[in-house]
RNA sequence: GGCUGAGAAAGGCAAACCGUUCGUGAGAAUGGGACGUAAAGCCAUGGCCUCGAUUCGGAUGACUUUCGUUGAUCGAGGUAGCAGGUUGCCGGC
Repeated sequence: GGCUGAGAAAGGCAAACCGUUCGUGAGAAUGGGACGUAAAGCCAUGGCCUCGAUUCGGAUGACUUUCGUUGAUCGAGGUAGCAGGUUGCCGGC
């Protein structure tokens, strides 16, 4: 440097759920808690989710409500435990 993650060691992280706080919401912080995890470290490019606006078509017809592979587009957010990128501990070959 490359490949690899077992029957190893030392440790790390922490889903659901519950308490408190923040947010319109998705969700976040913190404490408890462990389903899992070799990048469950880091980065919002794709995907997904939320809120708002605009717009197309159908229904209603009160000019409001509702529906559409969650219709389409734009904006603002969220998610790293989906993909992708990037850095890296330990062991084995």